[in-house]
This is a predicted structure of an 89-nucleotide RNA (c-di-GMP-I riboswitch aptamer) from Methyloversatilis discipulorum.
Its mean pLDDT, the model's own confidence on a scale to 100, is 83.

RNA sequence: GCUGAACCAGGGCAAACCCGUCGAAAGACGGCGACGCAAAGUUUCCGGUCUACAGGGUGACGACACCCCAUGACAGCGGGGCCGCCGCU
Numbered sequence: 001g002c003u004g005a006a007c008c009a010g011g012g013c014a015a016a017c018c019c020g021u022c023g024a025a026a027g028a029c030g031g032c033g034a035c036g037c038a039a040a041g042u043u044u045c046c047g048g049u050c051u052a053c054a055g056g057g058u059g060a061c062g063a064c065a066c067c068c069c070a071u072g073a074c075a076g077c078g079g080g081g082c083c084g085c086c087g088c089u
Stems, first nucleotide, its partner, number of pairs: 001088002012037002018031005035076001041082003045079003048074003055068005
């Protein structure tokens, strides 16, 4: 410098289920457990998806129901950025 098709080495991460905690929810964290992953390391910049407490709207005296809404969430949905083991040059 390449970021890769294969090989080598050390290995790494951990889906679902179940349990606990947090949260309105989506979901997150810890335990257990391996479906998978060569960036399943990191980052919401772009697209996408999920949720809708609060707020707004409609109906209603009201409880409530329905609709809208990301400021919430997903990096293990895709792209981009940053960084990196082995290997190769």